[in-house]
RNA sequence: UAUUCUUUUACAGCGCCAGGACCUGACCUUCAGGUUGACGAGGCGGGGAUUUAUCGAAAAACUCGGCGGAUGAUCCCCCGGCGGCACGGUCGUAAUGAUGUGGUCAAACCGGAUCGGUAACGGUCCGACAAAUCGACAUCAAUGUGCAACA
Repeated sequence: UAUUCUUUUACAGCGCCAGGACCUGACCUUCAGGUUGACGAGGCGGGGAUUUAUCGAAAAACUCGGCGGAUGAUCCCCCGGCGGCACGGUCGUAAUGAUGUGGUCAAACCGGAUCGGUAACGGUCCGACAAAUCGACAUCAAUGUGCAACA
C1' cells in the first nucleotide's frame, strides 16, 4: 500500500397499532389468538421557533388509515471554515453557489433456490434497473470594504 474477514459505529424513511384488510380456531349476529401495515438512496456543529421534512423505484389493488419520532427547509442566536483582525457575505468540518453535459451508486416488486409457520405471512441467497446526493468538465455569479503586518 492492496485485498479479505470480524466487531463497533447517532433507534431515525425510523418505531408503533386503538381503525381497516387478511389468517386460524371456537360454543360463529360474536369472541379469542395471530398476520400485514413504505422499497431502498441520501441526510446531523450547538440551541430556540415554525413547518403535512429530501430523492427517486414499484404500484394504480392497502406503499390504506392513524400515532409518535426524525439528521430536511426557513428565520434568530452561538461556534466554526473561507487570508491576520473587524464588519459584511457565504458555507458547515469534504465548511462558495447556480445552471448545463457526462460519470458512479439501490432495494423492493418480478423470476429462481431455500428455510420457518396449519394459514395469513415472514427470513436468507442469486439475477436487473433510478433520482437526488457525490465527484468530473464547461459557463455564469461571488471572492467585498477597512485596518494591521510582511515582501

The RNA shown here (glmS glucosamine-6-phosphate activated ribozyme aptamer) has 151 nucleotides and comes from a Thermomicrobiales bacterium. The sequence was found by an Rfam model in a public genome assembly. Taxonomically the source falls in Thermomicrobiales (Bacteria, Pseudomonadati, Thermomicrobiota, Thermomicrobia). Model confidence (mean pLDDT): 79 of 100.